[in-house]
RNA sequence: ACUAAAUUGGCAGGAGAGAUUCAUUUUGUGAUGAACGCCGAAGGGGCAAAACUCUCAGGCAAAAGGACUGCCAAAGUAAG
Repeated sequence: ACUAAAUUGGCAGGAGAGAUUCAUUUUGUGAUGAACGCCGAAGGGGCAAAACUCUCAGGCAAAAGGACUGCCAAAGUAAG
């Protein structure tokens, strides 16, 4: 000096499960609260660890979020 992994940002893809019922508000969509029913891919807990498991939080039309994957960029330190 060059170049990984890990880290951060951007772009793209990205599943599951009631647009349930009742009440309030609202022109209505929607929102809020409650009830019952479910999901597991933010996070969190358990186990040596996990995409397993629990379902605390979160979620169950759309929107938002979303583990994970690919590419680009930044920064960056080692075997080399």